[in-house]
RNA sequence: GAGACCCCCAUGGGAGAGUGCAGUUCAAUCUGCCGCCGAAGGAGCAACGCCCCGGAAACUCUCAGGCACAUGGACCGUGUGGGACGC
Numbered sequence: 001g002a003g004a005c006c007c008c009c010a011u012g013g014g015a016g017a018g019u020g021c022a023g024u025u026c027a028a029u030c031u032g033c034c035g036c037c038g039a040a041g042g043a044g045c046a047a048c049g050c051c052c053c054g055g056a057a058a059c060u061c062u063c064a065g066g067c068a069c070a071u072g073g074a075c076c077g078u079g080u081g082g083g084a085c086g087c
Base pairs, nucleotide, nucleotide: 001087003085005083006082007081009079010078011077012076013075018034020033021032022031023030035067036066037065041063042061043060044059048054049053
């Protein structure tokens, strides 16, 4: 000096499903009931292995969370900075 990888920060994009019913209340984001969603988090496992165990995901579950807007949001792009790798 350049390369691809990881992390923090900033920034742009970013899906799904209830403006459900009833009650309390000044009003509700509160309480109860019913229905639904997967893309924070969490849990499960196939191959395989050192096989009572370990073990991936955008798969499965829906505990948590969410179901007008907003917020949040996995993930993707760009930029600054940092880390480690090897040339």
Predicted 3D model of an 87-nucleotide RNA (Glycine riboswitch aptamer) from an uncultured Rhodobacteraceae bacterium. It matches the Rfam family "Glycine riboswitch aptamer". Gene Ontology term of the family: glycine biosynthetic process. It was read from a public genome assembly, where an Rfam model found it.